[in-house]
């Protein structure tokens, strides 16, 4: 030095929930707020999960399939990263 690993100390990030706006919806973004996070930094690459606006079907004013949508705070993969006791 690097990897693992996670007591200290500097900080970082922001769940629910409210108001504002975008959106068919799921959702997301800003403000406020802290469940809580050692990668709760990025990434939609694998899988799981949600929505169904167009579609397509049917017993048709309804209902079911369906991702081209969305979730990284659901898990793995990649990829970057502060500090340093055992």
């Nucleotide at each position: 030095a690097a990897g693992a690993a996670g007591a200290a100390a500097a900080g970082g990030c922001a769940a629910a929930c409210a108001c504002u706006u975008c959106g068919a919806a799921a959702g997301a973004a800003g403000u406020g707020g802290a469940c809580g996070c050692a990668a709760a930094g990025c990434u939609a690459c694998g899988a799981g999960u949600c929505u169904a606006a167009a579609g397509c079907u049917g017993u048709c004013u309804c209902a079911g399939c369906u991702a081209u949508g969305a979730u990284c705070g659901c898990c793995g993969g990649g990829u970057u990263u502060c500090c340093u006791a055992a």
This is a predicted structure of an 86-nucleotide RNA (c-di-GMP-I riboswitch aptamer) from a Bacillota bacterium. The prediction has a mean pLDDT of 86. The source organism's lineage runs through Bacteria, Bacillati and Bacillota.